[in-house]
Context: one part of a larger RNA
RNA sequence: GGAUGAACGCUGGCGGCGUGCCUAACACAUGCAAGUCGAACGAGGGUCUCUUGUAUUCGUACGAGGGAUUCCUAGUGGCGAACGGGUGAGUAACACGUUGGUGACCUGCCCCGAAGUGGGGGAUAACUCUGGGAAACUAGAGCUAAUACCCCAUGGGCUCCAGGGAGUUAGAGUGCUCUGGAGCAAAGGAGUGAUCCGCUUUGGGAGGGGCCUGCGGCCCAUCAGCUAGUUGGUAGGGUAAUGGCCUACCAAGGCGAUGACGGGUAGGGGACCUGAGAGGGUGGCCCCCCACACUGGCACUGAAACACGGGCCAGACACCUACGGGUGGCAGCAGUGGGGAAUAUUGCACAAUGGGCGAAAGCCUGAUGCAGCAAUGCCGCGUGCGCGAUGAAGGCCUUCGGGUUGUAAAGCGCUUUUCUGGGGGACGAGGAAGGACGGUACCUCAGGAAUAAGUCUCGGCUAACUACGUGCCAGCAGCCGCGGUAAAACGUAGGAGGCAAGCGUUAUCC
Numbered sequence: 001g002g003a004u005g006a007a008c009g010c011u012g013g014c015g016g017c018g019u020g021c022c023u024a025a026c027a028c029a030u031g032c033a034a035g036u037c038g039a040a041c042g043a044g045g046g047u048c049u050c051u052u053g054u055a056u057u058c059g060u061a062c063g064a065g066g067g068a069u070u071c072c073u074a075g076u077g078g079c080g081a082a083c084g085g086g087u088g089a090g091u092a093a094c095a096c097g098u099u100g101g102u103g104a105c106c107u108g109c110c111c112c113g114a115a116g117u118g119g120g121g122g123a124u125a126a127c128u129c130u131g132g133g134a135a136a137c138u139a140g141a142g143c144u145a146a147u148a149c150c151c152c153a154u155g156g157g158c159u160c161c162a163g164g165g166a167g168u169u170a171g172a173g174u175g176c177u178c179u180g181g182a183g184c185a186a187a188g189g190a191g192u193g194a195u196c197c198g199c200u201u202u203g204g205g206a207g208g209g210g211c212c213u214g215c216g217g218c219c220c221a222u223c224a225g226c227u228a229g230u231u232g233g234u235a236g237g238g239u240a241a242u243g244g245c246c247u248a249c250c251a252a253g254g255c256g257a258u259g260a261c262g263g264g265u266a267g268g269g270g271a272c273c274u275g276a277g278a279g280g281g282u283g284g285c286c287c288c289c290c291a292c293a294c295u296g297g298c299a300c301u302g303a304a305a306c307a308c309g310g311g312c313c314a315g316a317c318a319c320c321u322a323c324g325g326g327u328g329g330c331a332g333c334a335g336u337g338g339g340g341a342a343u344a345u346u347g348c349a350c351a352a353u354g355g356g357c358g359a360a361a362g363c364c365u366g367a368u369g370c371a372g373c374a375a376u377g378c379c380g381c382g383u384g385c386g387c388g389a390u391g392a393a394g395g396c397c398u399u400c401g402g403g404u405u406g407u408a409a410a411g412c413g414c415u416u417u418u419c420u421g422g423g424g425g426a427c428g429a430g431g432a433a434g435g436a437c438g439g440u441a442c443c444u445c446a447g448g449a450a451u452a453a454g455u456c457u458c459g460g461c462u463a464a465c466u467a468c469g470u471g472c473c474a475g476c477a478g479c480c481g482c483g484g485u486a487a488a489a490c491g492u493a494g495g496a497g498g499c500a501a502g503c504g505u506u507a508u509c510c
Stems, first nucleotide, its partner, number of pairs: 001510004006506005013381006019374002021339001026337003030334003035079003040076002043073003046069010086292003096216003100212003105209003110205008118152004127142006157184009188197003218264003225255003230252008267289004271282004294315005317328004345371001347370003353367001354365004384414004394405004419447006428437001454499005459480003465494005475482002
């Protein structure tokens, strides 16, 4: 000098765009953050209408039955909830980055191709009844539906078994092809209809993922030896899949000064800061990957989880309780307490972009879009402009002549960026309407210099000097050093210099 997610002191006019718990991965009141589909299903309710009964103040009210329905929804069922959002605790590891491999693999929704969608059955929630419980919730009996569940058929196809063939490859088939045998599917809904949306089996694709691998990136040797599923083999289990991943048996191996093992520290990268570069430092915002979700463990469901707002067990903590028993998890958005030098609103909207569900209308979305707060950063603008000397007054200095503040002020003229008030008023919304932001930006009219300057320094480094006070005191200080009676170094004043809505200090990096 540059830089910062900064803080502190003094000061503070505006706008645009960013950024904002670095500490306690501390504990959390309250609200919201993941639902949706009635065009899968039965049922209940609402509304309309027809018939009818009772009452009737002739308005209607109540009840029974039939039909319609653009309405609502507790339950069954489907899809989603594994995305999106947060955090950085753990992790020195194939976690990450990069290079390859998978002849060892998976893939819901989406796209393309082939084929099919026939027949039958038994349940169960809801509901009703009877119970238990303070509650959370729960037991028994009875009824019912489906795109829920089960069985049979068919098999273009797939899987398995047996046998044959051609090629590929460094070698190897679970790849290709032929024959025989065995096994395996399905669901309906909407529409007058055409048809559309689905469902089943299968081949391919896209996108996504799993696993393996060469190389690369911290400190300590005051850590030198480490290792029993340890290293390898055989067989089996398990997995989508390879593998000591797991088990049994067999062998005795495997790693290490090219740093094993141990300890400390740490999420990694794209990038960011600095620097001429080489390098050094950093990993906040944004993007990619990883890990975690009160702590530890476990599986279930599912295409995918060992699952932040799912489940079970244990633990700590907190809450409710009728003492028998229950409930909870903000490292989602706001917000609270606490910690701290320190970090914001319990805001508005789904209008846009994107996501989930739905045939759609649409619903949901603290993702997101916006607004609020903070000079926290960067950038831009302003706080006036011109004229104005008897160089006014006042202040300060003085050799008492004067010098300086200083064209500075006053005064005169001008302008209106800003500001205040009035009027108009968007783009963002591709197609008629539809905008949270927002009566915002912007345009226009009027008014009036009006609403707007500080801070640090002045011994040398380093740009800017005098006076008074103080007297090794009070104090200053980045280094050298100032102060003990004329201090340009302390304090104050005048003046000057620097930067400027900031200035200075502290911390950290180059």